Context: one part of a larger RNA
RNA sequence: AGCGCCUGGGGAAUGCCUGGGCUUCUGGCGGCGAAGAAGGACGCGGCAAGCGGCGAAACGCGACGGGGACUGGCUGGCACAGGCUGAUCCGUCGGUAUCCGAAUGGGGCAACCCACCAGCUUGAAGAGCUGGUAUCUCCUUUGGGAGAGGCAAACGCGGAGAACUGAAACAUCUAAGUACCCGCAGGAAAAGAAAACAAGUAGUGAUUCCCUUAGUAGUGGCGAGCGAGGGGGGAAUAGCCUAAACCAGCUGAGUUACGGCUCAGGUGGGGUUGUAGGACCCGACAAAAGCACCAACGACGAACUGAAAUGCCCUGGGAAAGGCAACCAUAGAGGGUGAGAGUCCCGUACAGGCAGUGGGCGGUGUGGGUUGGGGAUCCUGAGUAGGCGGGGGCCGGAGGAACCCCCGUUGAAUCGGCCGGCACCAUCCGGUAAGGCUAAAUACGACCAGAAGACCGAUAGCGAAGAGUACCGUGAGGGAACGGUGAAAAGAACCGGGAGUACCGGGGUGAAACAGAACCUGAAACCAGGCGCUU
Numbered sequence: 001a002g003c004g005c006c007u008g009g010g011g012a013a014u015g016c017c018u019g020g021g022c023u024u025c026u027g028g029c030g031g032c033g034a035a036g037a038a039g040g041a042c043g044c045g046g047c048a049a050g051c052g053g054c055g056a057a058a059c060g061c062g063a064c065g066g067g068g069a070c071u072g073g074c075u076g077g078c079a080c081a082g083g084c085u086g087a088u089c090c091g092u093c094g095g096u097a098u099c100c101g102a103a104u105g106g107g108g109c110a111a112c113c114c115a116c117c118a119g120c121u122u123g124a125a126g127a128g129c130u131g132g133u134a135u136c137u138c139c140u141u142u143g144g145g146a147g148a149g150g151c152a153a154a155c156g157c158g159g160a161g162a163a164c165u166g167a168a169a170c171a172u173c174u175a176a177g178u179a180c181c182c183g184c185a186g187g188a189a190a191a192g193a194a195a196a197c198a199a200g201u202a203g204u205g206a207u208u209c210c211c212u213u214a215g216u217a218g219u220g221g222c223g224a225g226c227g228a229g230g231g232g233g234g235a236a237u238a239g240c241c242u243a244a245a246c247c248a249g250c251u252g253a254g255u256u257a258c259g260g261c262u263c264a265g266g267u268g269g270g271g272u273u274g275u276a277g278g279a280c281c282c283g284a285c286a287a288a289a290g291c292a293c294c295a296a297c298g299a300c301g302a303a304c305u306g307a308a309a310u311g312c313c314c315u316g317g318g319a320a321a322g323g324c325a326a327c328c329a330u331a332g333a334g335g336g337u338g339a340g341a342g343u344c345c346c347g348u349a350c351a352g353g354c355a356g357u358g359g360g361c362g363g364u365g366u367g368g369g370u371u372g373g374g375g376a377u378c379c380u381g382a383g384u385a386g387g388c389g390g391g392g393g394c395c396g397g398a399g400g401a402a403c404c405c406c407c408g409u410u411g412a413a414u415c416g417g418c419c420g421g422c423a424c425c426a427u428c429c430g431g432u433a434a435g436g437c438u439a440a441a442u443a444c445g446a447c448c449a450g451a452a453g454a455c456c457g458a459u460a461g462c463g464a465a466g467a468g469u470a471c472c473g474u475g476a477g478g479g480a481a482c483g484g485u486g487a488a489a490a491g492a493a494c495c496g497g498g499a500g501u502a503c504c505g506g507g508g509u510g511a512a513a514c515a516g517a518a519c520c521u522g523a524a525a526c527c528a529g530g531c532g533c534u535u
Base pairs, nucleotide, nucleotide: 001534002533003532004531005530006529007528008527009526015520016484017483020456021455022453023452024451025450026449027448028447029445030444031151032150039100040099041098042055043054044053046078047077050074051073052059061094062093063092064091065090066089070082071081072080105114106113107112115133116132117131118130119129120128121127135148136147137146138145139144155186156184157183158182159181166173170221196204197203208235209234210233211232212231213230218226219225239437240436241435242381246269247268248267250265251264252263253262254261255260274415276380277379278378279377280374281373282372283371284370285369290366291365292364293363294362297359299357300356304352305351306350310325311324312323313322326343327342328332334346335345336344386410387409388408389407390406391405392404393403396422417432418431419430420429421428471478472477491519494506495505496504497503
């Protein structure tokens, strides 16, 4: 020096664990905000740095309900207090709620500075306290009043709208009306009551969503690709209101022979459809939906309440294990307890429990409906439909290209009307545009509650086992790591060595201290010592 074995150091792998995560499902709920939000700054504790809580009434105030012995958060210390005359704690409803922040009196480098008006403290000045003073929109009796603004996870509708990429290059095309940006709304949104589909037998009957039809019909540098509808089967079901004709009265204007008439506007009645309907004229019936209030009932729903049944022996530090003998069970889910407990503890099945919210048979009020005949006249949504030019949407890329929408330019008919049925025409069939509303079935999950997992188990699982912290960056922004003594602190009194409160040796606790706080297990690298072998 090498190799081997042993004993240690070092290190943190591995195993086991979980207070944290991940995902799905079910139910609830689906908003907060000028009555000042979300989010913050600064404060509030006897001693108080951080987190959490709270707001100058500041670790908290009041009322009611619950609960029943300890309490002054995490927090373990000292001091001092409170509580069965019911505290702490839990729930519901209130009070208080500095300053910034939409921030709103003006300003501003957020959490700061400076005003005006009215009232108050003061004899006055000064200083201070309380309230008010932003902008926009609408209404208004011109005094004022009401509303909006900002935030929020996704879902929705609208406006605007890429490129990488694919086509094995690339330009039409694709990606994709995706991403991103903007506006607006709701608990859902949107759509929706046929100027719809269908079709040579015919028939269906608002919308939405799912399965299928079907990767079909189509479209397509007929490349890459894109890709229906109707029908069938389901989910859920719900239909309505206006404009106009006509009538009444109001306001204004015009006109008048002063009786009135006409026009315009707004109000009320009337009326709402395609086997056309309505107005109008003549008749006849009957009292629905909806809305408001009350309310049986059931749904969601706080703290919380009741809730059965076991003993002995043995091993052990410890029994819940083993043995023997019992019991309960609408409860043998789960967790804890010194190890593996239906019957020890918390629970569990089951039963009960507020405000409030929304549903709701029924009742009351309001509200309004249906139908026959007549058919002369009137009405039934105009810069609209349609045409042309240019775009866009549909499965449809201009194509033979219907249909729908936009811009420009033109521009009808009036029920003997008009539109559609994929160029166009006829027949036939379907429908009635140019006003509006509409629950459910559908989408999503920030939040609350519950359940579950051939999900993770500390380099995993969220970035995070409490972190958007430490740290980095001028900034936008980027962004970690760190879990485990023991059943119980019983956390090592006392003695000794030592400069020492380091460290170590005794001694003590404990089942165990090679569980001693740098604490479960404690691998490997690496280091050392002892012994052996070889050189």